[in-house]
Context: one part of a larger RNA
RNA sequence: UCCUACGAGUUACCGUCACUGGCGAGGUUGAGUGUCAUGAGACACGUAGCCGCAGUGAAAGCGAGCCUGAACAGGGCGCACAGUCAGUGGGGGUAGACGCGAAACCAAGUGAUCUACACUUGGCCAGGAUGAAGUCCCGGUAACACGGGAUGGAGGUCCGCACCAAUAAGCGUUGAAAAGCUUCUGGAUGAGCCGAGUGUAGGAGUGAAAGGCCAAUCAAACUUGGAGAUAGCUCGUACUCCCCGAAAGGCAUUUAGGUGCCGCGUCGGAUGGUCACCGUGAGAGGUAGAGCGACCGAUAGGACAAGAGGGCUUCACCGCCUAUCGAGUCCUGACGAACUCCGAAUGCUCACGGUCUGCAGUCCGGCAGUAAGGGGGCGGGUGCUAAGGUCCGUCCCCGAGAGGAGAAGAAUCCAGACCGCCGUCUAAGGUCCCGGAGUUCUGCCUGAGUUAGUCUAACGAAGUCUGGUCCCUAUGACAGCUAGGAUGUUGGCUUGGAAGCAGCCAUUCAUUCAAAGAGUGCGUAACAGCUCACUAGUCGAGGGUCCGGGCAUGGAUAAUAAUCGGGUAUAAGGCAGACACCGAAGGCGCGGGAUAGCAAUUAUAAAAGUAUCGGUAGGGGAGCAUACUCACAGCGUCGAAUGGUGUACGUAAGUUAUCCUGGAGCGGUGAGUAAAGCAAAUGUAGGA
Repeated sequence: UCCUACGAGUUACCGUCACUGGCGAGGUUGAGUGUCAUGAGACACGUAGCCGCAGUGAAAGCGAGCCUGAACAGGGCGCACAGUCAGUGGGGGUAGACGCGAAACCAAGUGAUCUACACUUGGCCAGGAUGAAGUCCCGGUAACACGGGAUGGAGGUCCGCACCAAUAAGCGUUGAAAAGCUUCUGGAUGAGCCGAGUGUAGGAGUGAAAGGCCAAUCAAACUUGGAGAUAGCUCGUACUCCCCGAAAGGCAUUUAGGUGCCGCGUCGGAUGGUCACCGUGAGAGGUAGAGCGACCGAUAGGACAAGAGGGCUUCACCGCCUAUCGAGUCCUGACGAACUCCGAAUGCUCACGGUCUGCAGUCCGGCAGUAAGGGGGCGGGUGCUAAGGUCCGUCCCCGAGAGGAGAAGAAUCCAGACCGCCGUCUAAGGUCCCGGAGUUCUGCCUGAGUUAGUCUAACGAAGUCUGGUCCCUAUGACAGCUAGGAUGUUGGCUUGGAAGCAGCCAUUCAUUCAAAGAGUGCGUAACAGCUCACUAGUCGAGGGUCCGGGCAUGGAUAAUAAUCGGGUAUAAGGCAGACACCGAAGGCGCGGGAUAGCAAUUAUAAAAGUAUCGGUAGGGGAGCAUACUCACAGCGUCGAAUGGUGUACGUAAGUUAUCCUGGAGCGGUGAGUAAAGCAAAUGUAGGA
């Protein structure tokens, strides 16, 4: 992993709703008794009890009324009648209550053959080293003390086997081993090690203390029981088809991944046009925008300017000035969610009319699920006008939605799948090849492989096309070439020097001229020199400035699907237009099915036509299969069930012919009863 078998909403009682049936102002018996039967029983009797037939009030009580109240008012609950007993089903309650699953808690017991500590009694420790006290001898002392030499044999002494331990590394890690092996290592007469026999027990023991150990189990052992503990949690929950079809809001919650009520779904009943859309009319409102010489609050520049500060003057009054501040007025400009003199579009409310009647709405009752939502567009808050961020409003989609496009892709675009067709037309998007369809047509642009084919800025640039603007131009422009570009003067000042060209000054003036700056840039120490402005000639037709638009250009930087999806493309790129075609589960055509209403009417209900038939949670409906029971009618040794091949039928669950196998039981129809359907639960057992 597979196969086979097993494997999860059950049962009892209580009350509730629907349906079916009996009786009905009534309905119904219980225990028990009798008769008959022997399958659970059947039929009678049994009226004890229960529910209903009257309510109301806290109650006394009153009563089709009662209560409140001063009330004959008002109000609240009632009265004008339908129940009850069974059965089946839905859901609720009490029980383990759909199944499996804790960690834990408590009780009673069992454990110290492992291990911890203690007690009793035994055993074990090769060899070597060191050499304490004491003693003896000698020296020494007044006597001691003291010194030396022997002897002696102490020690949680030293080295090191057995033994005990376990420092480091390696190996081992589905091991040889549920803790080992190898080498190195620590202790090795001691708080040593070991045997045997005893003792201490679970909130207890024991502990040279690590929460260690207490039988491979320890921050509370193990066994059995309470026990099916509890689990707002996780997982699983078994055949088919048909109709409808959500939610991830709100409020509350020791509440936030739970639950209650409402909202949204479904089924039944009632109601009947109340819903929705459109039109007309009437309203409420302060958003978008706008405005602020209309308030509040902010606010840029300028003009005028009261006043204040400062300075001058003065004995004082007066007066003058200003690199300061500045109310206010005027001109120009402009801002605000918590500003408004103003002010929409939508949306909302009401009324009337129309459309809709194969469709909605509302009310009552049964049953739910949902209460983690997410993305996109638009209007906002928050954040950085960050986020696949977060919080609201509103619409769409995914969720619960398949199909086509987007290379690929939950929610982007197109479009909502009942089934079939080797029919047809289109949508988005496409039409050179991969690839279905234009190498289609017209005009322009791009030359960058830009681009098609992820997005891209400030800024830069005689890219190129195009629109405008102003100026020059056959009295000759623009560019090039030829020639001139002078004089006072080396202007004055400054300076070592300053002569157009370090710097400063300025009525930067004047003269001669076709024209020529007290000089545009190089250059010199300063001059010189080159050049420009400006002028003439030559040439012979457009030239230049500025402002826009289109397409291109630089800016342009990330690591193996590299590359536009690929090949490739000068269009097969971009812009504008035209006509074709392709293209989906969309539309249409043909065939078939289901649901609903048409359908009135107690029942049945045709044909045709019409509409509908995506679907998770979930609601409702109709069936198939399995085992057994009863009744009826059957099959079977002329071959039952079973197994194999596989024929036919049905929308499906499924049903079924022939043949082979097999060798004794088994279908059908009508009722009924359930241990009644497996792919999943790290499911259980067996097998492969």